Context: one part of a larger RNA
Molecule: small-subunit ribosomal RNA, central domain
Organism: uncultured bacterium
RNA sequence: CUGGGCUUAAAGCGUGUGUAGGCGGAUUGCUAAGUACCUUGUGAAAUCCCACGGCUUAACCGUGGAACUGCUUGGUAUACUGGCUGUCUUGAGCCACUUAGGGGCGACCGGAACAAACGGUGGAGCGGUGAAAUGCGUAGAUAUCGUUUGGAGCGCCAAAGGUGAAGACAGAUGGCUGGGUCAGUGCUGACGCUGAGGCACGAAAGCGUGGGUAGCGAACGGGAUUAGAUACCCCGGUAGUCCACGCCGUAAACGAUGUGUACUAGAUCGUGGAGGUUUUGACACCAUCAUGGUCGUAGAGAAAUUCUUAAGUACACCGCCUGGGGAGUACGGUCGCAAGGCUAAAACUC
Repeated sequence: CUGGGCUUAAAGCGUGUGUAGGCGGAUUGCUAAGUACCUUGUGAAAUCCCACGGCUUAACCGUGGAACUGCUUGGUAUACUGGCUGUCUUGAGCCACUUAGGGGCGACCGGAACAAACGGUGGAGCGGUGAAAUGCGUAGAUAUCGUUUGGAGCGCCAAAGGUGAAGACAGAUGGCUGGGUCAGUGCUGACGCUGAGGCACGAAAGCGUGGGUAGCGAACGGGAUUAGAUACCCCGGUAGUCCACGCCGUAAACGAUGUGUACUAGAUCGUGGAGGUUUUGACACCAUCAUGGUCGUAGAGAAAUUCUUAAGUACACCGCCUGGGGAGUACGGUCGCAAGGCUAAAACUC
C1' cells in the first nucleotide's frame, strides 16, 4: 500500500460558508473520449515458465515454444460513464399567504436586593465560627425609618419547553434585522451533495488603549486549624468580572457520535402548523408535516447500550487513527503585542 476502523478501546476538524476537486434525478437524439471485441506495428538479448537435449547426476548449458499482462495503427459495437443537444418535475430554489420563537444589533424604561453618603430614633455591642480570633463599634456601630447616589444581575412565569451553524441566548417597550415551519402546488427547470486550501464566527481566562467598579474576588495581608498548612474555615482585598474599540482562537468547544440523501415494527408525551369526520363546535376521534424527548422490535454492538434524531441497511464526499512513554514536546516554518496557538518529529526506553 491493500485491508480494518473512529459513542466509551488510538481516531469526527469547535461551527459554518464556500474555491478547486470528487460524486450526481427522469427521458430523446447525436458523438464515440472512457469501455468491449477484432486487427497493425512494437514490446532487444539474458532472466522467469513449458518441452526436448548436452556434461556419469545436479547446479550449469544448448535448441524451440510460450510469455512479456504494456504502448500503438485501423475498424466494429453503443448498454453504461463522459461530451453536445432537446424535453420533464419528483431533488433544489423562488413567489404570494400564514405562523411560533430568551435568534442578532442598537435605544430607552422598571422594580426587588446590595453598597455608600446624609439625616432621625436608639445606646453597647455587632459580626463571624465546629469553637474562636483577626475585623467593625461610645469619634455612636449592629438594628430601624427616611432621602439621595451607584454599579451589576433580571425572582415568579420556567418546562422533559423555545431559538440559533456552533459558541451561545431570558425584566419591559418600541426600532432595525437574519433564519425556520405549515399550507398553495403558482413560477424556474437539476440550478444539487460534499468540500483539500481560503474566508467568517467562536465560552471562559488572558492581552492593548480608554472608561467604570455595587457585589463577588485569583494574587496579597491578617486571624484560625495543624506536627507543618504556601490549603480547606474566617476578616480584609488588587487585577479581573462590567462598557467601548482592537487582539487572542483555545475548552470534557460533548450527543466524547462529520455532512447530505434514501430505505427499515410499533407505543407514548411535549412544541409549532395545516386538514378530515362529527348538523354547529374551541370538546373528541382520525390521518398528516416540521421539531424536542422517553420506551421498544428486527438489526447492530465486546458489552454498556443504540434503535426513523441509528451506533441498522446502503450510497456520495470530507476529516482523522495505526502499541505505551519520550510528546502534542524539540527543531524549522507560520500567526500573535505578549501569553501562547497551528503544523510536527527523532534518539532512547518498555